[in-house]
Model confidence (mean pLDDT): 87 of 100. Predicted 3D model of a 351-nucleotide part of an RNA (small-subunit ribosomal RNA, central domain) from an uncultured bacterium.

Context: one part of a larger RNA
């Protein structure tokens, strides 16, 4: 290599857009690259392998002569498939039209609840904190309470196994800008598809750069406790960060541990958006149906847990990826970064 895998045993790329490549729907004509059959010429001898023959027989050995030499080239036939070329069609896929639903994104404004600071009133000795405490705040008037005022965060109830995104993620209002997806019509284009090495582009948290901001909460810190000890789990306290803005970063058990697309192929149940149609004065109620969200379970699958039309079935095209544990996601080389590191990624030895 081949052959065999990628939920949990090694093994889906963190997600998207797209470029080469690879694959690709119906139907006609045409050509004949591939494809198939046939024909020449070429595949040196040895060698295998068959068959005469020769050495006193046999085996080894020599010698004739045939196969075979599965590849090449040329030629002539076929034309079901596949390519090429042209025509043409609507189902694939884009768009038109009407409608639905939404924390989908970006900015600007706005509003309350809590917490905390500040300034005053009341009003007096404690508060707070624990498993008990202490550290810590208070007679320099706290804690409670009420009034005004300031500042920053995070959005309670609805709220749901429920909605929307490609991932990551989004959740007080209101405005404006905007992306995408559903359903029904079948107007429009006519295969314009699908998958993607490289690329590009998003991309939690934590971190870094500049400035900004800082209420509450906290890495690190200091004191307090706990213990043999306590660089901890507990309590005080408390900076970085957590917020903005702009630029880096480029990772996570980025997880459905399950890459995309397409067709098939038993049931029930239940959420969410939407259509037709039936009943009903009407609330409603019922059949059907497309779309998604989730339970359970049939066949089949599966090592077994389990999956199971939202498949881990049954096919088919593309793409990533894995090949025994340790060494090691390490060295080294390259490359990307301000730095942290980040992407690629070995052997030697060992078991």
């Nucleotide at each position: 290599c081949u052959g065999g895998g990628c939920u949990u045993a090694a093994a889906g790329g963190g997600u998207g857009c797209g470029u080469a490549c690879g694959u690709g729907g119906u139907u006609c004509u045409g050509u004949a690259a591939g494809u198939a059959a046939g024909g020449u010429g070429u595949g040196a001898a040895a060698u295998c392998c068959c068959u005469c023959g020769g050495c006193u027989u046999a085996c080894c050995c020599c010698g004739g002569g045939g196969a075979a030499u599965u590849g090449c080239a040329u030629u002539u036939u076929a034309u079901a498939c596949u390519g090429c070329a042209g025509g043409a069609c609507u189902u694939g896929a884009g768009g038109g039209c009407u409608a639905a639903a939404g924390g989908g994104g970006a900015a600007a404004a706005g509003g309350g609840a809590a917490c905390u600071c500040c300034a005053g009133g009341u009003g007096u000795a404690g508060c707070g904190g624990u498993g008990a405490a202490a550290u810590g705040c208070g007679c320099a008037g706290a804690u409670a309470u009420c009034u005004g005022g300031g500042g920053g965060a995070a959005g309670g109830c609805c709220g749901g196994c429920g909605g929307c995104g490609a991932a990551g993620g989004c959740g007080c209002u209101u405005u404006u800008c905007u992306g995408g997806u559903u359903a029904g019509u079948a107007c429009c284009u006519g295969a314009c598809a699908c998958u993607g090495a490289g690329g590009c582009a998003c991309g939690a948290a934590a971190g870094c750069g500049u400035g900004g901001g800082g209420a509450g909460c906290a890495a690190a810190c200091a004191g307090g406790a706990u213990u043999a000890g306590a660089u901890a789990c507990c309590a005080u306290g408390g900076u970085a960060g957590u917020c903005c803005a702009c630029g880096c970063c480029g990772u996570a058990a980025a997880c459905u541990a399950u890459g995309g697309a397409u067709a098939c192929c038993a049931c029930u149940u239940a959420g969410a958006a939407g259509g037709u149609c039936c009943u009903g004065c009407a609330a409603g109620g019922g059949a059907c149906u497309u779309u998604u969200u989730a339970a359970c379970g049939g066949a089949g699958c599966a090592a077994a847990a389990g999956c199971g039309u939202u498949a881990a079935g049954u096919a088919u095209c593309c793409c990533g990826c894995c090949u025994g544990g340790g060494g090691a996601g390490u060295a080294u080389g390259g490359u990307c970064g301000c730095a942290a590191g980040g992407c690629u990624g070995a052997a030697a030895c060992u078991c």